[in-house]
RNA sequence: GGGCGGGUAGCUCAGCACGGAUAGAGCAUCACCCUCCUAAGGUGGGGGUCGUGGGUUCGAAUCCCACCCCGCCCG
Numbered sequence: 001g002g003g004c005g006g007g008u009a010g011c012u013c014a015g016c017a018c019g020g021a022u023a024g025a026g027c028a029u030c031a032c033c034c035u036c037c038u039a040a041g042g043u044g045g046g047g048g049u050c051g052u053g054g055g056u057u058c059g060a061a062u063c064c065c066a067c068c069c070c071g072c073c074c075g
Base pairs, nucleotide, nucleotide: 001074002073003072004071005070006069007068010027011026012025013024020058029045030044031043032042033041051067052066053065054064055063
């Protein structure tokens, strides 16, 4: 330098082939219930510029372009 895969909540990931409008799950965290206390269990809450910047569109996590980071392969 070329090819492929990945980047979404603190962590692990889904959602992307077919764009639809409030972006989700589990774990973690916080509050409450339960308990003599802790753990377990139950209920609820908070937490996101969807890697960055542009473009297309009425509308983009999803499509297009460039770039950045991580991994693998080729030279």
A computed fold for a 75-nucleotide RNA from a Candidatus Bathyarchaeota archaeon, annotated as transfer RNA. RNAcentral holds the sequence, with entries from ENA. Rfam family: tRNA. Its family is annotated with triplet codon-amino acid adaptor activity in the Gene Ontology. Rfam describes the family as follows. Transfer RNA (tRNA) molecules are approximately 80 nucleotides in length. The coordinates come from a structure-prediction model, not an experiment, and the mean pLDDT is 81.